This is a predicted structure of a 370-nucleotide RNA (Bacterial RNase P class A) from a soil metagenome. Of the family's consensus pairs, 95% are formed in the model. It matches the Rfam family "Bacterial RNase P class A". Rfam links the family to the GO terms tRNA processing, dimeric ribonuclease P complex and ribonuclease P activity. The family's RNA type in Rfam is ribozyme. The coordinates come from a structure-prediction model, not an experiment, and the mean pLDDT is 78.

RNA sequence: GAGUCGGCCGGACGGUCGCGUCGGUGCUUCGGCACCGCCGAGGAAAGUCCGGACUCCGAAGGGCAGGGUGGUCGGCAACACCGACCCGGGGUGACCCGCGGGAAAGUGCCACAGAGAACAAACCGCCGUCGACUUCGGUCGGCGGUAAGGGUGAAACGGCGGGGUAAGAGCCCACCAGCGCCCGAGGUGACUCGGGCGGCUCGGCAAACCCCACCCGGAGCAAGGUCAGACAGGAAGCGCUCGAGGGCGGCCCGCCCGAGCUUCCGGGUAGACCGCUAGAGGUCGUCGGCAACGGCGAUCGUAGAGAGAUGACCGUCGCACCCGGACCUCGGUCCGGGUGGCACAGAAUCCGGCUUACAGGCCGGCUCGU
Numbered sequence: 001g002a003g004u005c006g007g008c009c010g011g012a013c014g015g016u017c018g019c020g021u022c023g024g025u026g027c028u029u030c031g032g033c034a035c036c037g038c039c040g041a042g043g044a045a046a047g048u049c050c051g052g053a054c055u056c057c058g059a060a061g062g063g064c065a066g067g068g069u070g071g072u073c074g075g076c077a078a079c080a081c082c083g084a085c086c087c088g089g090g091g092u093g094a095c096c097c098g099c100g101g102g103a104a105a106g107u108g109c110c111a112c113a114g115a116g117a118a119c120a121a122a123c124c125g126c127c128g129u130c131g132a133c134u135u136c137g138g139u140c141g142g143c144g145g146u147a148a149g150g151g152u153g154a155a156a157c158g159g160c161g162g163g164g165u166a167a168g169a170g171c172c173c174a175c176c177a178g179c180g181c182c183c184g185a186g187g188u189g190a191c192u193c194g195g196g197c198g199g200c201u202c203g204g205c206a207a208a209c210c211c212c213a214c215c216c217g218g219a220g221c222a223a224g225g226u227c228a229g230a231c232a233g234g235a236a237g238c239g240c241u242c243g244a245g246g247g248c249g250g251c252c253c254g255c256c257c258g259a260g261c262u263u264c265c266g267g268g269u270a271g272a273c274c275g276c277u278a279g280a281g282g283u284c285g286u287c288g289g290c291a292a293c294g295g296c297g298a299u300c301g302u303a304g305a306g307a308g309a310u311g312a313c314c315g316u317c318g319c320a321c322c323c324g325g326a327c328c329u330c331g332g333u334c335c336g337g338g339u340g341g342c343a344c345a346g347a348a349u350c351c352g353g354c355u356u357a358c359a360g361g362c363c364g365g366c367u368c369g370u
Stems, first nucleotide, its partner, number of pairs: 001368009011317007019040002022037006042344001046355002049353005054220004066216005071085005086100001087098004101211002106209002108205003123150002125146009158176002161173003177201002179198008224274004233265006245257004281300008318342001319340010
């Protein structure tokens, strides 16, 4: 100097006014009001894409349908997340990318070009044979053989050399590549290394259907629970002297009053409260582990609403841009002034992830070149 990977911050301080929960004090017409005090958005609070906690409903078990996941081993409450490793691809390298089971179960598709796109295929070419013509060199036509050569394509059914043949062809042979099977070694495993055998040469797409393995009940805090009305209206039961119900000290007896009383629907609605924020929590240290992470110890702690609050102004500083001036090693530094709500955005049951948005800035590891 160029590059690569990761972590962090994301305006600061002060003043005045305002808003919301809670606490205290005072007042109150009991509905609230006033004053004081504490606290009051994020790294993504976002998208609501995965996974859970929690709650209610459902549920013997198994199967079908439907959905999801997909290298291996590990981490985690769980995951489509994270770590390490394997394999394939890219890069000189640090490192990056992979929607990474099966295409030798079956079905389907493969644009354009090309004769032919998958139990291969004769357009040109090459070869044989028959016929015609011939300037005797061949030319044209029919039938057949041939995938070695040309041409098309992202892809044309292994590569290269030799033998072989009319010309050719794994038709045969050596080597190489791939595939399958067997054996040995290493690894928990994915897999790797080595040896042998078989001419086996088999295209791609599964984010096409499909097959295989594993996983999945549904709805969501407007879940759900507790307290619990009022007005009108309706229904049922009991009772009207064979007395419901009420009172007399809780009950019985007894006495007295006595025509209504009770339940349900309306409605478990309106409303109030709980759920509600301490949770698989953060930070630091230490131990185990390559790591993700886990164990132990110490320590920290206040948003929780009506689906609604968390703001405004001023000052100083910072930052960005613009203008002027000075200095100088000509790229910056310093001084003065002006402008700018200065990025993305904003809780609503909670948590772990992923993804997306983001002005500007800080820190660290590693690689390559000189």